[in-house]
Annotation: Predicted 3D model of RNase P RNA and transfer RNA as a complex of 426 nucleotides.
RNA sequence: GCGGAUGGCCGGGUGGCCGCGGAGGGCAACCUUCGAGGAAAGUCCGGACUCCACGAAGCAACGGUGCCGGGUAACGCCCGGGCGGAGCAAUCCGACGGAGAGCGCCACAGAGAACAGACCGCCCGCUGAUGCGGGUAAGGGUGAAACGGUGGGGUAAGAGCCCACCGCGGGACUGGCAACAGGACCGGCAAGGCAAGCCCCACCGGGAGCAAUGCCAAAUAGGAGCCUCGCAUGGGCCGCUUCGGUCUUGAGGUUCGGGUUGGCAGCUAGAGGGUUCAUGGCAACAUGCGCCUGAGAUGAAUGGUCACCGCGCUCGCAAGAGCGAACAGAAUCCGGCUUACAGGCCAUCCGCGCAA
RNA sequence: UGGACUGUAGCUCAGAGGUAGAGCGCCGGGUCACCCCCGGAGGUCGUGGGUUCGAUUCCCAUCAGCCCAC
Numbered sequence: 001g002c003g004g005a006u007g008g009c010c011g012g013g014u015g016g017c018c019g020c021g022g023a024g025g026g027c028a029a030c031c032u033u034c035g036a037g038g039a040a041a042g043u044c045c046g047g048a049c050u051c052c053a054c055g056a057a058g059c060a061a062c063g064g065u066g067c068c069g070g071g072u073a074a075c076g077c078c079c080g081g082g083c084g085g086a087g088c089a090a091u092c093c094g095a096c097g098g099a100g101a102g103c104g105c106c107a108c109a110g111a112g113a114a115c116a117g118a119c120c121g122c123c124c125g126c127u128g129a130u131g132c133g134g135g136u137a138a139g140g141g142u143g144a145a146a147c148g149g150u151g152g153g154g155u156a157a158g159a160g161c162c163c164a165c166c167g168c169g170g171g172a173c174u175g176g177c178a179a180c181a182g183g184a185c186c187g188g189c190a191a192g193g194c195a196a197g198c199c200c201c202a203c204c205g206g207g208a209g210c211a212a213u214g215c216c217a218a219a220u221a222g223g224a225g226c227c228u229c230g231c232a233u234g235g236g237c238c239g240c241u242u243c244g245g246u247c248u249u250g251a252g253g254u255u256c257g258g259g260u261u262g263g264c265a266g267c268u269a270g271a272g273g274g275u276u277c278a279u280g281g282c283a284a285c286a287u288g289c290g291c292c293u294g295a296g297a298u299g300a301a302u303g304g305u306c307a308c309c310g311c312g313c314u315c316g317c318a319a320g321a322g323c324g325a326a327c328a329g330a331a332u333c334c335g336g337c338u339u340a341c342a343g344g345c346c347a348u349c350c351g352c353g354c355a356a
Numbered sequence: 357u358g359g360a361c362u363g364u365a366g367c368u369c370a371g372a373g374g375u376a377g378a379g380c381g382c383c384g385g386g387u388c389a390c391c392c393c394c395g396g397a398g399g400u401c402g403u404g405g406g407u408u409c410g411a412u413u414c415c416c417a418u419c420a421g422c423c424c425a426c
Stems, first nucleotide, its partner, number of pairs: 001352010012309007020035006037327001041338002044336005049209004062205005067081005082096001083094004097200002102198002104194003119140002121136006148166006167189001168187003173182003213265004223256007234248005272293004277288004311324005357425003361421003366380004374409001382396005402418005
């Protein structure tokens, strides 16, 4: 100098004027102060919180997670490690339990597709020959996949039929918390793929969601179905009462239908967030001390404009002029993941080339 | 705000691992013309990635549309 890898940060700044929402103060005019994001997004996970259900626990069903250890309130997240793969490397990627429990599927092509299989070829026999019968998975061909690979022996030709190495299965023992790694020795080829097909194993999960939920106000015609209790010495009406007449089933719960669509609480200080330092830890993270910071609207505020500065592009010798500036916008809150994002900055590391 | 679902021909829908179909519509012919008959065209299966030999179908992400609630 060129190319690459990883981690992190910013994502315009300051001031004036006009305006909007919250809080506080003031009798009022008005004053003071605060006011979007790294994703506020998708709603994909995990919780807090609230209501409903439930005596407790277990099992079944359904859904989810899936190498091991740790972190965390919890997680499908994060950190570290193992194994496999990509790369010269830094580094990156992995739905990464089980196909030796069972069922299912493997189209087309091909002779044969899962306890397989003779189409061509090779070998043997019969035959004058075509051909027929048998042996054979070493070679050809088909296919995504053809029932261990290479070499040697062996054989009529062949074949784990035998041997060596590799692969495969088991495995005493050793290291490691574990995943796993190494592995004396044994076996003798028996073991295709798919579990993001059913399934098996281990673990986790009661359901719903702030439009949860509670209260006030407003509204109405009290209508229909179902359940439980009570069926009269009940209740209503007429009439002042005794009494008489007359009407009617009554109470509670629940579902549907109808009406109302206003306000308050929940509401934002909580597992709060950020950070200097110290301690423990490889790290994620935890603990302690100090400092900084803090939107709560409800048809829903967070904006407009001017000036200067900074950035990019174009024009210009220059001074300068013009234009442009991403993704997107809170709605109960918090921890993650994923997706979108103009432009810019910082740190560490790897490879190659050149020079000393 | 939260929850549930759909996307396949111009329209309405089927297909649920093995060469994408039906009805209506469109084009041409049989007819002067309608009905009818015959033949034909028309597909990024919303988009991107993954699993698999193979994906419209299974899984993940994303885009668009639609429905429900107090």
About this RNA
Rfam match: Bacterial RNase P class A. The family's RNA type in Rfam is ribozyme. Its family is annotated with tRNA processing, ribonuclease P activity and dimeric ribonuclease P complex in the Gene Ontology.